[in-house]
RNA sequence: CGCUCAUCGAGACCGGCUGAGGGAAUGGCCCUUUGAAGCCGGGGCAACCAUCGGGCCCAACCCGCCCGAACUGGUGCCAACUCCACGGGGACCCUGCGGGUCGCCGGAAGAUGAGUU
Numbered sequence: 001c002g003c004u005c006a007u008c009g010a011g012a013c014c015g016g017c018u019g020a021g022g023g024a025a026u027g028g029c030c031c032u033u034u035g036a037a038g039c040c041g042g043g044g045c046a047a048c049c050a051u052c053g054g055g056c057c058c059a060a061c062c063c064g065c066c067c068g069a070a071c072u073g074g075u076g077c078c079a080a081c082u083c084c085a086c087g088g089g090g091a092c093c094c095u096g097c098g099g100g101u102c103g104c105c106g107g108a109a110g111a112u113g114a115g116u117u
Base pairs, nucleotide, nucleotide: 002116003115004114005113006112007111008110013042014041015040016039017038021031022030023029026085027084028083043078044077045076048074049073050072051069052068053067054066055065056064082109086106087105088104090102091101092100093099094098
């Protein structure tokens, strides 16, 4: 890098250095000198993996599946649904034949984790 599976409406920020960008890409729309991105230090969220507890399964153990915990470790994350966009269908609204708002189903791309050649 590729492939497979799971999840993506919730949650969680301070300080120092520095100084203009950032939100993947394109467009939109936002954030940003009341300080972007980055680096460093500390803090937190969460529960993917490890870990621990319980249940199911089993003759029993392991494995597996489900539920839970969050002390410790491996990642991850800490503006906006993954900020929005595509297709189908629904409800409602309007200065109405075109728009707008909000759910639902599906898809594309992407992100994160676990596994794998």

Annotation: A computed fold for a 117-nucleotide RNA from a Pseudomonadota bacterium, annotated as SAM riboswitch aptamer (S box leader). It was read from a public genome assembly, where an Rfam model found it. NCBI's taxonomy places the organism under Bacteria, Pseudomonadati, Pseudomonadota.